[in-house]
Molecule: Bacterial RNase P class A
Organism: uncultured Palleronia sp.
RNA sequence: GAUGGCCGGGUGGCCGCGCGUCCCGACAGGGGCGCGAGGAAAGUCCGGACUCCAGGAAGCGACGGUGCCGGGUAACGCCCGGGCGGGGCGACCCGCCGGAGAGCGCCACAGAGAACAAACCGCCGGCGAGAUCGCCGGCAAGGGUGAAACGGUGGGGUAAGAGCCCACCGGGGGGCCGGCAACGGCGCCCGCAUGGCAAGCCCCACCGGGAGCAAUGCCGAAUAGGGGUCCCGCACUGGCCGCUUCCGCCAGGGACCCGGGUAGGCAGCUCGAGCCCGUCGGCAACGGCGGGCCAGAGGAAUGGUCACCCAUCGGGGGAGACCCCGAGGACAAAUCCGGCUUACAGGCCGUC
Numbered sequence: 001g002a003u004g005g006c007c008g009g010g011u012g013g014c015c016g017c018g019c020g021u022c023c024c025g026a027c028a029g030g031g032g033c034g035c036g037a038g039g040a041a042a043g044u045c046c047g048g049a050c051u052c053c054a055g056g057a058a059g060c061g062a063c064g065g066u067g068c069c070g071g072g073u074a075a076c077g078c079c080c081g082g083g084c085g086g087g088g089c090g091a092c093c094c095g096c097c098g099g100a101g102a103g104c105g106c107c108a109c110a111g112a113g114a115a116c117a118a119a120c121c122g123c124c125g126g127c128g129a130g131a132u133c134g135c136c137g138g139c140a141a142g143g144g145u146g147a148a149a150c151g152g153u154g155g156g157g158u159a160a161g162a163g164c165c166c167a168c169c170g171g172g173g174g175g176c177c178g179g180c181a182a183c184g185g186c187g188c189c190c191g192c193a194u195g196g197c198a199a200g201c202c203c204c205a206c207c208g209g210g211a212g213c214a215a216u217g218c219c220g221a222a223u224a225g226g227g228g229u230c231c232c233g234c235a236c237u238g239g240c241c242g243c244u245u246c247c248g249c250c251a252g253g254g255a256c257c258c259g260g261g262u263a264g265g266c267a268g269c270u271c272g273a274g275c276c277c278g279u280c281g282g283c284a285a286c287g288g289c290g291g292g293c294c295a296g297a298g299g300a301a302u303g304g305u306c307a308c309c310c311a312u313c314g315g316g317g318g319a320g321a322c323c324c325c326g327a328g329g330a331c332a333a334a335u336c337c338g339g340c341u342u343a344c345a346g347g348c349c350g351u352c
Stems, first nucleotide, its partner, number of pairs: 001352007009309007017036008038331001042341002045339005050212004063208005068082005083097001084095004098203002103201002105197003120143002122139007151169006170192001171190003175186004216267004226258007237251004274293008310329001312327006
């Protein structure tokens, strides 16, 4: 230098916190014991479990996603192994890595020309002029432009040239061999048969309903309001015939009951595709077996302080080992699980 892991303050005193359990209790509480968040609990970027919503299932289409091959997994856009391409002297690292001989589209600027090629400079031949130019024709090697110029290098060939011919490289087709495959190796044939972009449309294969624990379910006051039954409607007030009386009805009053919602409480809620150790299988991811371990709060518990120690930093002293004084430990939490990414004072170990 590269790479893979681990830790992320320790011990003790005092004061405190959450859950469980036991004991005491005058029922307000007190005490004992046990357990008590992270490597990312984060971002919410993927994949699931679970819950609710959408009648169900299948096919097709739309839309979205994934994209070398094989394996792992509940699943994945994750992981492991391999292939190919690229970078590095190297250990090693990186890859949006399907298809451009299905179709469409695009290729800025520069440049003659950017895709059924073209000719600015130039090279060669002829004719004319007469000096270094013009016209006609041939050519595409060299120059120039560009991210990219219609195969590359060398030789032959030619008026000059050109896969025009040859060798090698590259490319295409087909065959054999190795490999599960991606792919690789070796002959043969073809002078070459037509750039790049699919983080443009598109084509192909595969996958995919939506919302999320503030999901969702249950219990449920006080007060206000709703509905029903009974009583009163005699006495006070009002309404229903133009008025009066009576009767009836309604408003109204009281009692009881019912149902919805709110506050609040309970469940979901932590034993799960769980973690650790050992062993076996596997290159590995991972899987089988055996043993051990287990916080579930909910405006939300792990904190504060003191002493010593450990790492680090600053100042001073000393030749030095070291000593003295001061500072001082990051990022950071809730349904649960598998990943990815990002944050992280400082420290330790292995391999190459």